The prediction has a mean pLDDT of 84. Large-subunit ribosomal RNA, domain I from a Zoogloeaceae bacterium, 508 nucleotides, folded computationally.
[in-house]
Context: one part of a larger RNA
RNA sequence: UGCAUGUGGUGGAUGCCUUGGCGAUCACAGGCGAUGAAGGACGUGUAAGCCUGCGAAAAGCUGCGGGGAGUUGGCAAUAGAACUUUGAUCCGCAGAUGUCCGAAUGGGGAAACCCACCUCUUAUGAGGUAUCCCUGGCUGAAUACAUAGGCCAGUGGAGGCGAACCGGGUGAACUGAAACAUCUAAGUAGCCCGAGGAACAGAAAUCAACCGAGAUUCCCCAAGUAGUGGCGAGCGAACGGGGAGAAGCCUGCACGACUAAACAGGAAGCUUAGUGGAACGGUCUGGAAAGUCCGGCCAUAGUGGGUGAUAGCCCCGUACGCGAAAAGUUUCCUGCGGGUCUGGGCGUGCGACAAGUAGGGCGGGACACGUGGAAUCCUGUCUGAAGAUGGGGGGACCAUCCUCCAAGGCUAAAUACUCGUGAUCGACCGAUAGUGAACUAGUACCGUGAGGGAAAGGCGAAAAGAACCCCGGGAGGGGAGUGAAAUAGAUCCUGAAACCGCAUGCAU
Numbered sequence: 001u002g003c004a005u006g007u008g009g010u011g012g013a014u015g016c017c018u019u020g021g022c023g024a025u026c027a028c029a030g031g032c033g034a035u036g037a038a039g040g041a042c043g044u045g046u047a048a049g050c051c052u053g054c055g056a057a058a059a060g061c062u063g064c065g066g067g068g069a070g071u072u073g074g075c076a077a078u079a080g081a082a083c084u085u086u087g088a089u090c091c092g093c094a095g096a097u098g099u100c101c102g103a104a105u106g107g108g109g110a111a112a113c114c115c116a117c118c119u120c121u122u123a124u125g126a127g128g129u130a131u132c133c134c135u136g137g138c139u140g141a142a143u144a145c146a147u148a149g150g151c152c153a154g155u156g157g158a159g160g161c162g163a164a165c166c167g168g169g170u171g172a173a174c175u176g177a178a179a180c181a182u183c184u185a186a187g188u189a190g191c192c193c194g195a196g197g198a199a200c201a202g203a204a205a206u207c208a209a210c211c212g213a214g215a216u217u218c219c220c221c222a223a224g225u226a227g228u229g230g231c232g233a234g235c236g237a238a239c240g241g242g243g244a245g246a247a248g249c250c251u252g253c254a255c256g257a258c259u260a261a262a263c264a265g266g267a268a269g270c271u272u273a274g275u276g277g278a279a280c281g282g283u284c285u286g287g288a289a290a291g292u293c294c295g296g297c298c299a300u301a302g303u304g305g306g307u308g309a310u311a312g313c314c315c316c317g318u319a320c321g322c323g324a325a326a327a328g329u330u331u332c333c334u335g336c337g338g339g340u341c342u343g344g345g346c347g348u349g350c351g352a353c354a355a356g357u358a359g360g361g362c363g364g365g366a367c368a369c370g371u372g373g374a375a376u377c378c379u380g381u382c383u384g385a386a387g388a389u390g391g392g393g394g395g396a397c398c399a400u401c402c403u404c405c406a407a408g409g410c411u412a413a414a415u416a417c418u419c420g421u422g423a424u425c426g427a428c429c430g431a432u433a434g435u436g437a438a439c440u441a442g443u444a445c446c447g448u449g450a451g452g453g454a455a456a457g458g459c460g461a462a463a464a465g466a467a468c469c470c471c472g473g474g475a476g477g478g479g480a481g482u483g484a485a486a487u488a489g490a491u492c493c494u495g496a497a498a499c500c501g502c503a504u505g506c507a508u
Stems, first nucleotide, its partner, number of pairs: 001507009015493001016458002020429002022426007029418002031161002039101003042055003046079001049075003061095006070083003106115003116129005131158003134154006165196001166194005176183001180230001206213002217244005227235002248410003252350005259339001263335010274322003280295003284291001296313002298302001304316003359383008369395001390405005445452002465492001468479004
């Protein structure tokens, strides 16, 4: 030095586990905000830090309910000081307080800071003072009346935030066409505006075809059909049929009668705390029984979790019942209310029934339809009717025929989505997986910034976390002790490989 055997170190794979994720189903909720939100800064505890809670009334205050023995949140013990059957801590509902920033709103500003004025009150504290819109009032030019403008007031409104869904405006490129320009991607992404729990649409100037149907929306088929298309790549209907769900209405004036909403009271249900809830003992092994064996019991409960191994009967629960002072919500009844904010019905009378509109020219856009024979819809521009004896449509256009009534408006359901709450589930993951994040995670760290963005889980049933002695400055170790186990000793379950030792044998 090599090989082999044994025994260690290092390392953290593997196995097992799960506090965390992922994906669904059902129900709820679908908003919060000038009564100051979302999100933060700074404080706040007997005691330093972080998280959580809270706000100078600061891990809390008040009231009303629940509950019943311990408690002063977590990391996280220890010491100290307290509270509690005169009912604490805790849970629910309602209220009070709520610094500073932030739409941030008195002015300013490099967010959490600086500087003011007015009124009231006086150790001091409280309130007000942004902008726009609306309403009302005062004033008031050029310019006589007026108007613009200015000023003041208000139990008035808005503003900002929020995951997707929705409507509108604006609107790419990569890409595909095997290049590329029409075309495609795509009216997609992005940006902007606006609304709701859904939104939009919606009661035929619709289709159909000489038969008829009868608002809208969504799904299945029709159908990858008819078409469209450098007839390339591609794009792509409708009629009709079957389903889900169905609901229809309104208008000006006068008069008359009637009710809905809103509001108040009551009842019932549900939600926001809870509560009752069946049935087991012994033996053996073991550190420990839920395992073995023996003999029982309950079940409208043998879902699930925990307990020193695998428990229907030990614990929490589960099935099935019960329950609210307060608040919210739904339905119903009664009262009040009276066509008002908005939006309606009935009767009578009188009226109205939509004009720079329909259509046309030019240029565009939307329709599955790229200008095409191109109807239909929208309109930038120029024009421009008729008046129910009328008008629109039926894919150029004309006639016949059929059908409907534009240029005003409202309308539930079936449909879309999930930031969130509760319950339940998974031939989903199991710490290089599953969220980036199971742990002080959008943290540490990086970047001027926009932004990028980790690693890191496991002693044991219980700390019983090793008193005491010895070596050592300590770290660390050897005894002793605990424990079933300490090669479970605190970066501690298991403990693979690479890599590094030691001992022995053989070879050189």

Its Rfam family is "Bacterial large subunit ribosomal RNA". The family has 102 seed sequences and 51,934 matches in Rfam 15.1. Its family is annotated with structural constituent of ribosome and ribosome in the Gene Ontology. The source organism's lineage runs through Bacteria, Pseudomonadati, Betaproteobacteria, Rhodocyclales and Zoogloeaceae. The sequence was found in a public genome assembly.